[in-house]
Context: one part of a larger RNA
Molecule: large-subunit ribosomal RNA, domain IV
Organism: Planctomycetota bacterium
Formats: sequence, C1' cells, structure tokens
RNA sequence: CGGUCCUUAAGGAACUAGGCAAUUUGACCCCGUAACUUCGGGAAAAGGGGAGCCUCUCCGCUUCGGCGGAAGGCCGCAGAGAAUCGGCUCUGGGAACUGUUUAUCAAAAACACAGCUCUGUGCAAACUCGAAAAGAGGACGUAUACAGAGUGACGCGUGCUCGGUGCCGGAAGGUCAAGGAAGCCGGUCAACGCAAGUGAAGCUGGCGACCGAAGCCCCGGUUAACGGCGGCCGUAACUAUGACGGUCCUAAGGUAGCGAAGUUCCUUGUCGGGUAAGUUCCGACGCGCAUGAAUCGCGUAAUCACUGGACCACUGUCUCCACAACCGACUCG
Repeated sequence: CGGUCCUUAAGGAACUAGGCAAUUUGACCCCGUAACUUCGGGAAAAGGGGAGCCUCUCCGCUUCGGCGGAAGGCCGCAGAGAAUCGGCUCUGGGAACUGUUUAUCAAAAACACAGCUCUGUGCAAACUCGAAAAGAGGACGUAUACAGAGUGACGCGUGCUCGGUGCCGGAAGGUCAAGGAAGCCGGUCAACGCAAGUGAAGCUGGCGACCGAAGCCCCGGUUAACGGCGGCCGUAACUAUGACGGUCCUAAGGUAGCGAAGUUCCUUGUCGGGUAAGUUCCGACGCGCAUGAAUCGCGUAAUCACUGGACCACUGUCUCCACAACCGACUCG
C1' cells in the first nucleotide's frame, strides 16, 4: 500500500451523476391503520406496546398432561439473550398483471399475455414440411374451428380522407403471348420457249388481315389495409386578440383528447408549488421547431431487482480521518 472484516466523538447526505455502498428495520403476540379502489385490495400500510424465570394465592378453560389471565416475587450488562430475520412514507413516468429475453457486459419501458379487430379457409380446407411427388402436420378437428396480421387487462373512446399504393369486385371497351389462320412475297422444280424468260403441284424461307386468356389500362368498393390529415391577407369604440370575412390549393385539411411531454429546437419558455438557494421535480399555460386516436388516444386500482423528484428514520457516503483483526505485498530464511 491492497484485499476481507470490526469499531468510532460531534455533525448527519454537507458525499455523489445518483444515499452507490454500508447502516437502520427485522421472527412472534397485542393495539391500531389513510388516500384511493376493479370492493378483491391498498395492509405487515403508517404508528405504538410486549417478551426470561418462579408462585402454596385468585379467575377462566381443559383431552386432567396443561393452557391463558390477574396479583405478587427472582436474576443478569443484556430475556425474539445466538442464528435466521421488511427501513418507511409522499408524488410523477412507463408497462395492466404472473411470466419471457441478449448462455458469457443490457432483465427493461423490449417480447409474451388474456381481451379487441381485420383477413383467409366449406374439408383431399386454407396454411406448413416435402426436387416433382408420395406422404405427413393442420385434425381423427369442421367457421363458437383452423391459419395469418395488427392491437395489447379494464373504463371512456377510436374523427376526416379511397387522389397515390395494396387488396376485393366488375366485365363493355383499349392493349396483349403461345397457338390457329384467309391471303401475299420469295427459293427449288415438271412443263413451255431458239433465247431472254414464264412457271402448275409438291417441298421450303418469310410476311400476315383476323381469332386468342390472365394481366395492365378502365369502372367501382375498401383505412382496426400501406398511408395522409394546408397556406396567405384582412377584421371588434384604448391597446391586444380575432368569434367573422376574403382568397389560393387539396383526396381530405388534425375531431375528441393530451400537450415544453420518454415527443419542445429556441429553453434554465412563463406563472404557481416545494428549498435559505431547484438547468431536475410537481401543477398550470399553449404559437404542439416536429402531439393525436388499434404504427391506437386519454384515464386507471393492483403489480415492478424498471425510471424521475421529495420527506422521515438511519448511518464513516462525507466534514476528516483514526484505530483493531486476518490475508497478501515488503524484509530475512
């Protein structure tokens, strides 16, 4: 000096990113226990008190062993005599909850979850495994079923937009493949011709009107499908503000809610609260850089090794360090 561990005057979080760590509390019995609440909870809430041993006494009970109580008495520094053994409360955020997870730096607000909704599937089901299949799962189930997707208890809700993209429906028209095909052009060649050349059938190279499905175009529907949800100017008898008006654009211009938010750049916004003092925190305000409704919105009792703020208790976290024990380090062997 390091590790593990013990104790500490006065103060008591002044430490620190943060009470990290270490204290405090602690089992049992009795009294007592708030807001809120889904009436189950919250709750061991909180906050108090008790405790060993003896008794011929008295009371109650007794399975007759004893147990409980009252009143007395006894001992120690200490009676839950050791060990095991919640610190508490107030107030926000998130996720309803018990669960699950990065074996070996993340346990969470992430995943899952009951519940809700949409979509597919009529049974040789859809879907999945399987070169192609056979076969199998689905299921010895049958739409109150199975598969896929989103949301995520519960309560109150879930607005407007179908122009784009997707999906579903439609089949009149446009476009359109292979294939079929009327017809046309060329090569070859019998024949004809003195020659130039003409040239049937067949075979063959090419062109090809027309017929030709789905798809796409087109016409509709559909948002708990993917998504989207405006700008400028003016206006009230102080001022300010703008219920109101004008205009441009759009498929439609953000409704209810919530809001400096786990979202707010400016920002330590402004006001209020808490502190002697508060970039954090709580309550408000709202011109929301850039909230918003199952990529769910807003609430919500209970729950939480989640996360922010505050009080009490308690402490070597600190003011400010000191001492003790053991193991190393160090010296010698």